The RNA shown here (c-di-GMP-I riboswitch aptamer) has 85 nucleotides and comes from Propionigenium maris DSM 9537. The coordinates come from a structure-prediction model, not an experiment, and the mean pLDDT is 86. Lineage of the source: Bacteria > Fusobacteriia > Fusobacteriaceae > Propionigenium > Propionigenium maris. The RNAcentral record of the sequence draws on Rfam.

[in-house]
RNA sequence: CUUCGAAAAAGGCAAAGCAGAGGAAACUCUGUGGCGCAAAACUAUAGGGUCUAAGUUCUCAGGAAUAUGACAGCCAGCUGCCGAA
Repeated sequence: CUUCGAAAAAGGCAAAGCAGAGGAAACUCUGUGGCGCAAAACUAUAGGGUCUAAGUUCUCAGGAAUAUGACAGCCAGCUGCCGAA
């Protein structure tokens, strides 16, 4: 340095739920909470995938399609702490 990830050390993040707020929704933010995580840091027109459908189009109706909206704690890209085997 590259792999790798421990009954190590120093730390970090924070699921679901609940309360409040924003949003058409998905979802997000704050507080609480703690399921878990070796990247559960960052990146959403660099790539794949997933969710929603306000608006738009279609439909006799019911509904259907659609992202410029959203998710990175889905895969992925990229950066970082430590150093047992």